[in-house]
RNA sequence: UGAGCUGGCCAGGCAGUCGCGCCGCGGUGUGCUUUAUGCGCACUUGCGUCGAGGAAAGUCCGGGCUCCACAGGGCAGGGUGCCAGGUAACGCCUGGGGGGCGCGAGCCCACGGAAAGUGCCACAGAAAAUAUACCGCCUGCGUUCGCGUGGGUAAGGGUGAAAUGGUGCGGUAAGAGCGCACCGCGCGUCUGGCAACAGGCGUGGCAGGGUAAACCCCACCUGGAGCAAGACCAAAUAGGAAAGCAGCGGUUCGCCGCAGCCGUGGCCCACGGCGCUUUCGGGUAGGUUGCUUGAGCGGCAUGGCGACAUGUCCGCCAGAUGAAUGACUGUCCACGACAGAACCCGGCUUAUCGGCCAGCUCUUUUU
RNA sequence: GCGGGCGUAGUUCAGCGGCAGAACAUCAGCUUCCCAAGCUGAGAACGCGGGUUCGAUUCCCGUCGCCCGCUCCA
Repeated sequence: UGAGCUGGCCAGGCAGUCGCGCCGCGGUGUGCUUUAUGCGCACUUGCGUCGAGGAAAGUCCGGGCUCCACAGGGCAGGGUGCCAGGUAACGCCUGGGGGGCGCGAGCCCACGGAAAGUGCCACAGAAAAUAUACCGCCUGCGUUCGCGUGGGUAAGGGUGAAAUGGUGCGGUAAGAGCGCACCGCGCGUCUGGCAACAGGCGUGGCAGGGUAAACCCCACCUGGAGCAAGACCAAAUAGGAAAGCAGCGGUUCGCCGCAGCCGUGGCCCACGGCGCUUUCGGGUAGGUUGCUUGAGCGGCAUGGCGACAUGUCCGCCAGAUGAAUGACUGUCCACGACAGAACCCGGCUUAUCGGCCAGCUCUUUUU
Repeated sequence: GCGGGCGUAGUUCAGCGGCAGAACAUCAGCUUCCCAAGCUGAGAACGCGGGUUCGAUUCCCGUCGCCCGCUCCA
């Protein structure tokens, strides 16, 4: 110089004018009141503070909070899956082990169990898992010398995604863990490590394909719903409950007796329907609350490789409910991406113009 | 905002991990004087991107789109 890797940060800046939301202090109006004061409500009102994100997104995990259920345990269902640690918790994070990729800094991995059992492995192929032999190779017999037939074998060819440990030497009729060496694998044991695991020694000729993001087995975790959760205040109409009042006559003023109105109908009978007032409870519309001070953010110190923890200091940093955070002008530059809260928080995933900082790697040149 | 479900020919639906089917529709031919009906045939699809697997419409993850439900009492 060029090419990269990892971690962190910013997300157009400044000024002016107008506008919007919450809150505070005023102003105006109004209600209560002990009528100076105080408390509350309303606003085309004034001033001031604050006013989206790193993902506010997807709703994929975990937790707080709220209601319901619940003695305890088990089954079922769901989830997670190398080891250790962190955390309120997690499927997240950190460190380590193993495997893969890269020259490297580094990056990626759903990474328990296939000798517990069951299932599946299309086509091709002899054979896809109790086994077995198409072409070959070797050999006995027969032979018309083309081959046929019986046996041995699995080294070679062929099929397939996958073929019964691999390479080499010995061995053999040809071959074969048949024997041996190395590698791989299983078992036992020792050493290091908390562990995953690694290494050493001994031993077994090999235990017998793949698939568990197929059923399953093992270990661990796990009640259900969600702020439209939940709590409070509470119209009008209808409906529910209770009490009273309803027309006429009598009355000893306590009550007693008889009856009503409307519709169908010419009438009786019959059938159907019916009032007013007050109070109470449930409860709709509507309103209030839940609502933002928090496992929070930032600085410093200490402990730890680290995730993180502890202590201390500093401030308060959106809280709407048709839902605010915008518009215009000027100016500067690198010309501005993805996108906007709705109970809150910790993660993951996805989208994203550009720029800055720190550490590190490879390459070229110079010293 | 919260919670569920579904994406397969033009449409409505099937589809044990092994060549994706059916009905209606479309097109062509036969039949008819013509049309309809009928008969024969053809074209046409797994929302997208990764992963597991020899092999994925199917299993897993991500993403995009669509649909449905959510005051209280009864």
Two RNAs folded together computationally: RNase P RNA and transfer RNA, 441 nucleotides in total. Rfam match: Bacterial RNase P class A. It is annotated as a ribozyme. Rfam links the family to the GO terms ribonuclease P activity, tRNA processing and dimeric ribonuclease P complex. The coordinates come from a structure-prediction model, not an experiment, and the mean pLDDT is 79.